[in-house]
RNA sequence: GGGGCCAAAGCUGAAUCGGCACAGCGGCGGUUUUGCACACCGCAGACUGGGGGUUCGAGUCCCCCUGGCUCCA
Numbered sequence: 001g002g003g004g005c006c007a008a009a010g011c012u013g014a015a016u017c018g019g020c021a022c023a024g025c026g027g028c029g030g031u032u033u034u035g036c037a038c039a040c041c042g043c044a045g046a047c048u049g050g051g052g053g054u055u056c057g058a059g060u061c062c063c064c065c066u067g068g069c070u071c072c073a
Stems, first nucleotide, its partner, number of pairs: 001072007010025004019056001027043005049065005
């Protein structure tokens, strides 16, 4: 210098051929207990690494950039 893969909630991960961003753990509240834990019920939490484009509609498709991993030279 060139190619490929990855980036989503505090953490780890789903998301079909483009159509309501979902779950587990964690957090908060409640039930239960003398109290804690467990269990059960509920709530909050990400506009998906940044910018632009295509589209009625983008986590998903296209371009550029940033970071990480990897292959070739």
Molecule: transfer RNA
Organism: Acidimicrobiia bacterium